């Protein structure tokens, strides 16, 4: 330099075919249990989907550019 994939909660993922309030585990909070921790049980919170455009009535989910990481090729 060319091809490709992949970026969604603080971490790991899901969300296939555009459509309802973007889900889940863990990890922090708070409580319940305990003489105390843990452990285990409940509750709240917690992403405007890497950035910027663009089709659409509607975009995490299509199309374009760019950033950032990875695999191959030269």
């Nucleotide at each position: 330099g060319g091809u490709c994939c992949c970026g969604u909660a603080g971490c790991u993922u899901a969300g296939u075919u555009g459509g309802u309030c973007a889900a889940a585990g863990c990890a922090g909070c708070g409580a319940a249990c305990u003489c105390a921790u843990a452990a285990u049980u409940c509750g709240a919170c917690g992403a405007u989907c890497g950035c910027a455009g663009g089709u659409u009535c509607a975009a995490g989910u299509c199309c374009u550019g760019c950033c950032g990481g990875g695999a191959c090729c030269a």

Description:
Predicted 3D model of a 74-nucleotide RNA (transfer RNA) from a Gemmatimonadaceae bacterium. Rfam family: tRNA. The family's RNA type in Rfam is transfer RNA. Its family is annotated with triplet codon-amino acid adaptor activity in the Gene Ontology. Its mean pLDDT, the model's own confidence on a scale to 100, is 81.